[in-house]
Context: one part of a larger RNA
RNA sequence: GGCGUAUGGUGGAUGCCUAGGGUCUGAGAGGCGAUGAAGGACGUGGUAAGCUGCGAUAAGCUUCGGGGAGCUGCACACAAGCGAUAUAUCCGAAGAUUUCCGAAUGGGACAACCUUCUGCAUUGAAGAUGCAGAACUCCGAGCAAUCGGAGAGCCAACCCGCUGAACUGAAACAUCUAAGUAAGCGGAGGAAAAGAAAAUAACAAUGAUUCCCUGAGUAGUGGCGAGCGAAACGGGAAAAGCCCAAACCAUGGCGGCGUGCUGCCGUGGGGUUGUAGGACUACAUUUAGAAAGUAUAAUCAAGCUGAAUCAUCUGGAAAGUUGAGUCAUAGAGGGUGAUAAUCCCGUAAGCGGAAAUUUAUACGGACGCGUAGUAUCCUGAGUAAGGCGGGACCGGAGAAAUCCUGCCUGAAUCUGCCGGCACCAUCCGGUAAGGCUAAAUACUCCUCAGACACCGAUAGUGAACCAGUACCGUAAGGGAAAGGUGAAAAGUACCCUAAACAAGGGAGUGAAAUAGUACCUGAAACCGUACGCCU
Numbered sequence: 001g002g003c004g005u006a007u008g009g010u011g012g013a014u015g016c017c018u019a020g021g022g023u024c025u026g027a028g029a030g031g032c033g034a035u036g037a038a039g040g041a042c043g044u045g046g047u048a049a050g051c052u053g054c055g056a057u058a059a060g061c062u063u064c065g066g067g068g069a070g071c072u073g074c075a076c077a078c079a080a081g082c083g084a085u086a087u088a089u090c091c092g093a094a095g096a097u098u099u100c101c102g103a104a105u106g107g108g109a110c111a112a113c114c115u116u117c118u119g120c121a122u123u124g125a126a127g128a129u130g131c132a133g134a135a136c137u138c139c140g141a142g143c144a145a146u147c148g149g150a151g152a153g154c155c156a157a158c159c160c161g162c163u164g165a166a167c168u169g170a171a172a173c174a175u176c177u178a179a180g181u182a183a184g185c186g187g188a189g190g191a192a193a194a195g196a197a198a199a200u201a202a203c204a205a206u207g208a209u210u211c212c213c214u215g216a217g218u219a220g221u222g223g224c225g226a227g228c229g230a231a232a233c234g235g236g237a238a239a240a241g242c243c244c245a246a247a248c249c250a251u252g253g254c255g256g257c258g259u260g261c262u263g264c265c266g267u268g269g270g271g272u273u274g275u276a277g278g279a280c281u282a283c284a285u286u287u288a289g290a291a292a293g294u295a296u297a298a299u300c301a302a303g304c305u306g307a308a309u310c311a312u313c314u315g316g317a318a319a320g321u322u323g324a325g326u327c328a329u330a331g332a333g334g335g336u337g338a339u340a341a342u343c344c345c346g347u348a349a350g351c352g353g354a355a356a357u358u359u360a361u362a363c364g365g366a367c368g369c370g371u372a373g374u375a376u377c378c379u380g381a382g383u384a385a386g387g388c389g390g391g392a393c394c395g396g397a398g399a400a401a402u403c404c405u406g407c408c409u410g411a412a413u414c415u416g417c418c419g420g421c422a423c424c425a426u427c428c429g430g431u432a433a434g435g436c437u438a439a440a441u442a443c444u445c446c447u448c449a450g451a452c453a454c455c456g457a458u459a460g461u462g463a464a465c466c467a468g469u470a471c472c473g474u475a476a477g478g479g480a481a482a483g484g485u486g487a488a489a490a491g492u493a494c495c496c497u498a499a500a501c502a503a504g505g506g507a508g509u510g511a512a513a514u515a516g517u518a519c520c521u522g523a524a525a526c527c528g529u530a531c532g533c534c535u
Stems, first nucleotide, its partner, number of pairs: 001534009015520001016484002020455002022452007029444002031154002039101003042055003046078002050074002061095006070082003106115003116134007136151006158189001159187005169176001173223001199206002210237004220228002241436003244380001248269010274414001276379004280373004289367001293363006303351003309324003313320001325342002327331001333345003385409008395421001416431005471478002491519001494506004
């Protein structure tokens, strides 16, 4: 030095575990904010660095409800206390307090700091301190001074609008595609948007919108390339319809002309549609249904009751074994020294339960009916439509309807007007140029309950652990590693060695200490020790 056997060190794989995650389901909630939010800074404990809680009333104060023997958070120590049958701790609800920064709002500023004015108080003054007020925009009132109200900021996705790429694909690339996507901006709600036919159809009809299935990768479109790509019918989910403008009547104000006309602005009535309707004239005059509100009942907090087992054996420990039982509207689950329906927490079932909320019922009664006549009046104008240029539709300008509109033109008035994919006629359908509208649909930052042929510490969230931390970067930003003693700390009293706040040897605890806070198991690489054989 090699090989072998044995025994260690190092290391932290593997096995087992789960405190954390992942994906969903069902309910709820869908906002918070000038009454100062979200998020922070600084404080706050007997000792108090961190986390958590809280705010100079500072791990807390008050009231009400629950609960019942212990308690002073994580946090296992000492000290000092509180409470014990109902005012402890604790849980729920509602209040009080709530420094400074932050939309931050009296002014300023390098956020958590500096500082001004007005009124009042402590004083009679100066000074200081305390309390209150003092930003901007819009709206309303007011002649004005001024007063009152609203807004501002934050927030995961979903929604609407405005603006709007490129990589890419076309095997290059320009029309095209990607895509009206990403991104930016504005706005709103618990949903949003859309919505009660100037519709869809086809000689038959349907009857607002939205969503799903189908139609269908069809009809189409397309350097007819790459690609893009409907709609109606049919079947379902859910269903709900309404209000103005105008004509006409009455009335208030302002103006013009000059005594009763007219113009404008308002208020009340009236009226709201396509089988045209309404005004107007004549007649008649309210049935059903239904919002707010009120009453009653249910619903909602913490919470309460809640069945039934003992012994033997093994063992450190019984829930295991064996024997004999019991309950079950409860044999879901978890814990307990190994595997427990019957030991504990629970579970089934039942009970209790304030306000708000929601639901149901009753009362209530905003609004809401007509008939006939058809002379006159009304029925949404810089609109419809047309031209030019763009855009949206399945439709890339095409034979190109329909919809939107930057510019230029510019109607009709019910014997009217629009549409039915150029256009014309016939026919059919509808009634634009005002508005509102639940449900079915989309989403989940968040709360509660539950599930899983999801993960099990290099996995699963980046984060099971004081993680968006440590650390890196000027910054935007990037971004870790790190779980497990034991049933119970019983966490090794005492002695010895010693270079003495180390470590070890005894002793002791424990079932086990090769379970000793470098702690379950403890693989391999790597490094030793002892013995045997070989060289």

Large-subunit ribosomal RNA, domain I from Ferruginibacter sp. HRS2-29, 535 nucleotides, folded computationally. Its Rfam family is "Bacterial large subunit ribosomal RNA". The sequence was found in a public genome assembly.